[in-house]
RNA sequence: GCGUUCGUAGCUCACAUGGAUAGAGCAACGGACUUCGAAUCCGUAGGUAGCAGGUUCGAUCCCUGCCGGACGCA
Numbered sequence: 001g002c003g004u005u006c007g008u009a010g011c012u013c014a015c016a017u018g019g020a021u022a023g024a025g026c027a028a029c030g031g032a033c034u035u036c037g038a039a040u041c042c043g044u045a046g047g048u049a050g051c052a053g054g055u056u057c058g059a060u061c062c063c064u065g066c067c068g069g070a071c072g073c074a
Base pairs, nucleotide, nucleotide: 001073002072003071004070005069006068007067010026011025012024013023019057028044029043030042031041032040050066051065052064053063054062
């Protein structure tokens, strides 16, 4: 340099062929329980979906460029 693939919450990941307020587990915070903790139960907050454009009535999803990671080829 070229090709393939990935980038979604603090972390690990869903969201199959575009559709209505983007979810789960763990972590965090608050509460219940407990003498106090742990465990358990209930609740809360947390995301411009890597960045920028395009297509579309509508994009996490399709297209283009760029950035970053992994793998392969040279």

Background: A computed fold for a 74-nucleotide RNA from Treponema sp., annotated as transfer RNA. Rfam family: tRNA. Rfam's curators write: Transfer RNA (tRNA) molecules are approximately 80 nucleotides in length. The family's RNA type in Rfam is transfer RNA. The source organism's lineage runs through Bacteria, Pseudomonadati, Spirochaetia, Treponemataceae and Treponema. The coordinates come from a structure-prediction model, not an experiment, and the mean pLDDT is 80. The sequence is in RNAcentral, with records from ENA.